[in-house]
This is a predicted structure of a 126-nucleotide RNA (SAM riboswitch aptamer (S box leader)) from a Candidatus Methylomirabilota bacterium.
Rfam family: SAM riboswitch aptamer (S box leader). Gene Ontology term of the family: regulation of gene expression.
């Protein structure tokens, strides 16, 4: 860098250095000299992997071991995270209000829903 899978409505910040940006991108809307981003220190959240326990299944059978699935515990160690739902949004479809129209459909625009896409994090592979 890329592929696959899982998750993304919950949760958790202080101090020091420094000094103007930041929220991935688009359009919005926000945060920010009452101090952005970054770095350092300490703290916290969560439970992805790892650890431990239980159940079921598979590896012909028993023990053992390994693997898969489900449930639970703890939080030392590996990551991650600590404004706002991934801040909202983008693409498609559906529902609904409005405008236009004789009427229907399409279209414009407001609201809502579902699924993608994109992104983030973890685990595994190339």
């Nucleotide at each position: 860098u890329u592929c696959u899978c899982a998750u993304c409505a919950a949760g958790a910040g202080c101090g020091g250095c420094u000094g103007a940006g930041g929220g991935a991108c688009u359009g919005g809307c926000c945060c920010u000299a009452c101090g952005a981003a970054g770095c350092c220190g300490c703290g916290g959240c969560a439970a992805c992997g790892g650890u431990c326990c239980c159940g079921c299944c598979g590896a012909a059978g028993a023990a053992g071991u390994c693997g898969g699935c489900g449930g639970g515990a703890a939080a030392a160690a590996g990551u991650g995270c600590c404004a706002a739902c991934u801040c909202c949004u983008g693409c498609a479809c559906c529902c609904u209000g409005u405008u236009c129209u004789c009427g229907c459909a399409c279209g414009u625009u407001g609201g809502g829903g579902u699924g993608a896409a994109a992104g983030a994090u973890g685990a595994g592979g190339a």